[in-house]
Context: one part of a larger RNA
Molecule: small-subunit ribosomal RNA, 3' major domain
Organism: uncultured prokaryote
RNA sequence: UGACGGGGACCCGCACAAGCAGUGGAGUAUGUGGUUUAAUUCGAAGCAACGCGAAGAACCUUCCCUGGUCUUGACAUCGCCUGACAACGCUGGAAACAGCGCUUCUCUUCGGAGCAAGGUGACAGGUGGUGCAUGGUUGUCGUCAGCUCGUGUCGUGAGAUGUUGGGUUAAGUCCCGCAACGAGCGCAACCCCUACUAUUAGUUGCCAUCAUUAAGUUGGGCACUCUAAUGGGACUGCCGGUGAUAAAUCGGAGGAAGGUGGGGAUGACGUCAAAUCAUCAUGCCCCUUAUGUCUUGGGCUACACACGUACUACAAUGGCUACUACAAUGGGAAGCGAAAUCGCGAGGUGGAGCAAAUCCCCAAAGGUAGUCUCAGUUCGGAUUGUAGGCUGCAACUCGCCUACAUGAAGUUGGAAUUGCUAGUAAUUGCAGGUCAGCAUACUGCAGUGAAUACGUUCCCGGGUCUUGUACA
Repeated sequence: UGACGGGGACCCGCACAAGCAGUGGAGUAUGUGGUUUAAUUCGAAGCAACGCGAAGAACCUUCCCUGGUCUUGACAUCGCCUGACAACGCUGGAAACAGCGCUUCUCUUCGGAGCAAGGUGACAGGUGGUGCAUGGUUGUCGUCAGCUCGUGUCGUGAGAUGUUGGGUUAAGUCCCGCAACGAGCGCAACCCCUACUAUUAGUUGCCAUCAUUAAGUUGGGCACUCUAAUGGGACUGCCGGUGAUAAAUCGGAGGAAGGUGGGGAUGACGUCAAAUCAUCAUGCCCCUUAUGUCUUGGGCUACACACGUACUACAAUGGCUACUACAAUGGGAAGCGAAAUCGCGAGGUGGAGCAAAUCCCCAAAGGUAGUCUCAGUUCGGAUUGUAGGCUGCAACUCGCCUACAUGAAGUUGGAAUUGCUAGUAAUUGCAGGUCAGCAUACUGCAGUGAAUACGUUCCCGGGUCUUGUACA
C1' cells in the first nucleotide's frame, strides 16, 4: 500500500421489511447429470453451466457409430502431358461408385489463351490436442462510482498528498475549506424511442361541413386522426421556506410533462490463468492408403433414477354453448393468399388482389344471454386405440395437426426458494426470426390492469472513511 475481520461510523441496492404472483407436490415439454449403448458427437459447471452454443437433429445438417469406397485426394496453387469432360440411357450395387452405350471442346492476331480430364511431384486436408502459448469476441463484479496521471510538496524509502475534511447529489455531482495546482479515462450531456405542440406535406391515410352510397363507396375537402421531416418545449427558469449570503433541498405556481419526465443504446482502470483452438484467425504438437475424404443405414430422440427452466392444471373471479366488440409490432413473390365452395375438422378446390399506409396474413381475455351447482365433476387433460389431413425422395426408429373413442395424476403443494415498486406485477392473445415441415423456447407487440414500501435492527451484495492483523 492492499486484502481480510462473527471491528467501528456513514451511505446505497426488490438486499431485508410491507405486498402480489410463483417455484419446490402432479402431468407434460425441454436442458443437464447419471446409467445404458456399436454410437448415444463436442463444448458450457456456484452466483456468471443446465429452453445455454442450437434463430428450430427424419435424410441433409453431423462432428459420433456400423458396413462399403478413394489415396495429389471432396477443396486450392504451380510445373509437364492430353483434348476432352460433363450430361443422358442401360447393367450391377444400399448408395458412393464401377462397367458399357450414346454424344464429344471454345476463342485465335495461328504465337497462344480459356476450359476440362488423367498421370506425376511440390502439397492439400484435419469440428485432432493445447483457451494454462495466443489474437479477436464474450460473461461477471456493475451502469457500481470509481481508476489514474503531470508538476509541486512531504517522507531515508516503500509511498503519501491531490482523491481526505464540512455539506450535498443518482453520481469523485456540485459548493466551501485545505500543500496543493491542474489534467485524463469513467459520471452527466450530446444519439434513438416515447409523452405535448407548431410549421410543411395530403396518398394508398382521414371525414367536420355539402351531396351520394350497402360501405369514406364516390364527388368534394386536408379542418380532425394519422403519417414523416424540420422546429419549439423543462432550465431548479419563477415564487416562498430551510441552508453558510454557497451547493443544494422542501413546498407551490404555471404546464402535456418537474426536478435524470419514462425507456433504450452506451460498460472506466481492472478481477476471475473466467468462457471460447467447434464461428473465425493463429504458434507449437500430432495424423498423412488416415485422426483426411465419399457414401448407406443407425445414433445425437435410449431410461430403475436425480436436478434446473418452463407450459398446463387442480376449477364457479370458473367450464361449456350461442351471439357480439376493440389492437399494435411485424411479414409477404419458388411468397401472402381474399370472396365463393366441399369437408364435423385438420384441410382441399379456387384463384381476386397485392413487390404493399392500397391486397392478404388478423386477435384473445372482454360484453350479452343460457346452462352446469361443488363432484375427481360438463374441472383437468396425460395416455392409448381407430380413421384421416399436411409438408417432404422418404414421417418405422423420429414430424406436426384433426375427428371419434379412451379419460392418468392432480383438490393449491414439506424444508426451502424466485421475480416484481406502475402502465410495473399478474393475466390475455398477436407477430417475427429460424424454417420444406415442426415452438410450451426466444425476440418483440399491444389489450385488461393491481397491492404495498412504517422503516434500515437483521440476511445478501456494494461504496467511502477509520481501526486491528502472526496474511501478500